[in-house]
Formats: sequence, structure tokens, C1' cells
RNA sequence: GCUGUGAUAGCUCAGUAGGUAGAGCGCAUCCAUGGUAAGGAUGAGGUCCCGGGUUCAAAUCCCGGUCGCAGCUCCA
Repeated sequence: GCUGUGAUAGCUCAGUAGGUAGAGCGCAUCCAUGGUAAGGAUGAGGUCCCGGGUUCAAAUCCCGGUCGCAGCUCCA
């Protein structure tokens, strides 16, 4: 330098023929108990890496960029 791949909640990750963003764990509140743990219920939490484009509509398609990983090639 080239190619491929990844970037989504605090963490680990789902989310393909574009249509209002999810799970587990964690966190908060409540229930329950004499009390604690386990358990049950409810809830909060996300500019979907960044900037553009297409579209009525983009996490998803297209272009560029950043960072991580893998592979390949050239020069010294």
C1' cells in the first nucleotide's frame, strides 16, 4: 500500500430481502422475609464509531474518514 472483517445500552452480544432498536448480565425502585441471600414485578439507560449521499423512510444501501483484528504484496 491492497483485500476482507468488526465498531449497536455500563459489560458481552443479537438485529438481511430499508419501516418506530433488542436480549443476557449489571443498575434503580417495589414486593416478599424477623433479617440477609436467592426469587418475583416494574423501570431507567443507546447521537446504532464519525461525516456526507440515496430514499417518504437508513443500524441496515452507496461514498469518504477514524480505530481494532486477520491476510496478502512491495521497498529498505

Description: This is a predicted structure of a 76-nucleotide RNA (transfer RNA) from a Candidatus Saccharimonadota bacterium. Rfam family: tRNA. It is annotated as a transfer RNA. Rfam links the family to the GO term triplet codon-amino acid adaptor activity. Model confidence (mean pLDDT): 80 of 100. NCBI's taxonomy places the organism under Bacteria, Bacteria candidate phyla, Candidatus Saccharimonadota. RNAcentral holds the sequence, with entries from ENA.